[in-house]
RNA sequence: GAAGCGGGCUGGGCAGCCGCGCUGGCGCGGGGCGACCCGCGCGGUGAGGAAGGUCCGGACUCCACAGGGCAGGGUGACGGCUAACGGCCGUGCGCGGCGACGCGACGAACAGGGCCACAGAGACGAGUAAGCGCCGGGCGACCGGCGUGGACGUGAAACGCGGCAACCUCCACCCGGAGCAACACCAAAUAGGCAGGCGAUGCCCGGCCAAGGUCGGGAGAAAGCGCGGCCCGCGCGAGCCUGCGGGUAGGUGGCAACGAGCCGCUGCGGUAACGCGCGGCCCAGAGGAAUGGCUGCCACAUCGGGCAACCGAUGCACAGAAUCCGGCCUAUAGGCCCGCUUCGCUU
Numbered sequence: 001g002a003a004g005c006g007g008g009c010u011g012g013g014c015a016g017c018c019g020c021g022c023u024g025g026c027g028c029g030g031g032g033c034g035a036c037c038c039g040c041g042c043g044g045u046g047a048g049g050a051a052g053g054u055c056c057g058g059a060c061u062c063c064a065c066a067g068g069g070c071a072g073g074g075u076g077a078c079g080g081c082u083a084a085c086g087g088c089c090g091u092g093c094g095c096g097g098c099g100a101c102g103c104g105a106c107g108a109a110c111a112g113g114g115c116c117a118c119a120g121a122g123a124c125g126a127g128u129a130a131g132c133g134c135c136g137g138g139c140g141a142c143c144g145g146c147g148u149g150g151a152c153g154u155g156a157a158a159c160g161c162g163g164c165a166a167c168c169u170c171c172a173c174c175c176g177g178a179g180c181a182a183c184a185c186c187a188a189a190u191a192g193g194c195a196g197g198c199g200a201u202g203c204c205c206g207g208c209c210a211a212g213g214u215c216g217g218g219a220g221a222a223a224g225c226g227c228g229g230c231c232c233g234c235g236c237g238a239g240c241c242u243g244c245g246g247g248u249a250g251g252u253g254g255c256a257a258c259g260a261g262c263c264g265c266u267g268c269g270g271u272a273a274c275g276c277g278c279g280g281c282c283c284a285g286a287g288g289a290a291u292g293g294c295u296g297c298c299a300c301a302u303c304g305g306g307c308a309a310c311c312g313a314u315g316c317a318c319a320g321a322a323u324c325c326g327g328c329c330u331a332u333a334g335g336c337c338c339g340c341u342u343c344g345c346u347u
Stems, first nucleotide, its partner, number of pairs: 001343010012298007020046004025042007048318001052329002055327005060179004072175005077091005092106001093104004107170002112168002114164003124160002131148007183253004193244006203218006224236004261281005267276003300315006
């Protein structure tokens, strides 16, 4: 210098103006019967390495549950890490690469079933050609049948306790189910339930009756509503009030500030994953869902112009939180760093 291998980091910067969410900071103002909510000002704060796919594993919540089994699903060398894992680390073995290194579900094929394309007689059932033996036919060359025998060739594999279990299966081990629209708390109106109270057309007496009612008399006595407010009056009028409890609308919590938390270490143990110790820090949180827009300068890339300094134009990836966490997988313009391999050249 060329071609590679492995690992790590970054993911535009600064300023101004306007706007948005949250605020468990402070100060005002307002709404709702209430639970609670809304607005304004100042301050604070506001996406990612994958926030993505929702593929594994857990936390958390409710339901179920003595133990064990069946069904169903998953995992599969050995040892370790971890809350757990199908993840990660180390080692062995196999395969690929000159190499750095990469990839591997890597238990069992004498328990059983199934499959093995094309070609080939034959793909696990058997059996092709020559040769040999026996029988039958033919005057004979020879032909047919049975037995024995197993070549050449085909093919990824040819008879060998064949291969395939990422086909069923067997063995060992793991897994109860559903998910934050989980779940918990607060709690209207209306209807219905229970309890208590008030009122009446109800109650009491008698007659008639087609047994449903109707007529006469009596005791007692109108709550409430309407006529715009009040009184009188008139009309309507059979229900009304209170309490309790359950669910709904609605509200709040779960939910983001103490955690499997983040950062640092020239600390300790371990080959490593990782664990321990010490110091520092508090780090988005909505509920149709904020995290944005414009301008200027700079950086980067491409194109054009220019001898050049430079000027102009365009672009600037993948994507975007929704209960949280650990992984895996997938997407990603451009840029930076470290270690290693092979080959060539120079000293």

The RNA shown here (Bacterial RNase P class A) has 347 nucleotides and comes from Thiomonas delicata. The model forms 93% of the base pairs in the Rfam consensus. Its mean pLDDT, the model's own confidence on a scale to 100, is 75.